Source information:
Model confidence (mean pLDDT): 80 of 100. A computed fold for an 89-nucleotide RNA from a Methanomassiliicoccales archaeon, annotated as transfer RNA.
[in-house]
């Protein structure tokens, strides 16, 4: 130097022209929840407030690698560049 894949929230993914301002799943944060835990009070029964984790609720987090192009329409379809594997030379 050439050919081939793949590139979508913080990660991992579905979506392969129109129902897509884009799907779930971890994982972020906010509320509840309360058995671990610790504080006060106690008549020692147990009573007040508090709470981690699981647990249950909501959000919020994408210009769909960039840039052009076709299309009435692009996350998809050509290009060309970019990164990342693979194979060949």
């Nucleotide at each position: 130097g050439g050919g081939c894949c793949u590139g979508u929230g913080g990660u991992c993914u579905a979506g392969u022209g129109g129902c897509c301002u884009a799907u779930g799943a971890c994982g972020u944060c906010a509320c509840c929840c309360u058995u671990a835990c610790a504080a006060u009070c106690u008549c020692u029964g147990g009573a007040u407030g508090g709470g981690a984790a699981a647990g249950g609720u909501g959000a919020a987090g994408g210009u769909c690698g960039g840039c052009g192009g076709u299309u009435c329409a692009a996350a998809u379809c050509c290009g060309c560049c970019c990164a990342g594997g693979c194979c060949c030379a």
It matches the Rfam family "tRNA". Rfam classes the family as a transfer RNA. Rfam links the family to the GO term triplet codon-amino acid adaptor activity.